Predicted 3D model of a 112-nucleotide RNA (SAM riboswitch aptamer (S box leader)) from a soil metagenome.
[in-house]
RNA sequence: CAUCCAGAGGGGUGGAGGGAACUGGCCCUACGAAACCCCGGCAACCAACCUGACGACGCAUGCGUCUGAGGGGAAAGGUGCCAACUCCAACAGGCGAAGUGCCUGGGAGAUG
Numbered sequence: 001c002a003u004c005c006a007g008a009g010g011g012g013u014g015g016a017g018g019g020a021a022c023u024g025g026c027c028c029u030a031c032g033a034a035a036c037c038c039c040g041g042c043a044a045c046c047a048a049c050c051u052g053a054c055g056a057c058g059c060a061u062g063c064g065u066c067u068g069a070g071g072g073g074a075a076a077g078g079u080g081c082c083a084a085c086u087c088c089a090a091c092a093g094g095c096g097a098a099g100u101g102c103c104u105g106g107g108a109g110a111u112g
Stems, first nucleotide, its partner, number of pairs: 001112004009039005017028003023089003040082003045078002049072003055066005086108001091105005
């Protein structure tokens, strides 16, 4: 800096926790949590590929070279991910007659 309402699970080991942290909810879990391993999958951030605006340079008046915003499809490489919107709230503002409602932003976090 960009994205975070989409998408994608089986097996083995293991044996009680888990959903980032505090608090409050809500949920998952002995029909087997976390963690590790194997296989599979999702996605398209990076790399690679195609295209290519603007700009720069060169030669000489429309070509060449460089850079490369943006766009595209694919999935062999590097990451990531595969319950629930980042599970929800919290802090600020707004909508509303009202709220255990809705919206926007911030903060924190995750990934690249």
Its mean pLDDT, the model's own confidence on a scale to 100, is 79.
Of the family's consensus pairs, 93% are formed in the model.
The sequence is in RNAcentral, with records from MGnify.
It matches the Rfam family "SAM riboswitch aptamer (S box leader)". Its family is annotated with regulation of gene expression in the Gene Ontology. About the family: The SAM riboswitch is found upstream of a number of genes which code for proteins involved in methionine or cysteine biosynthesis in Gram-positive bacteria.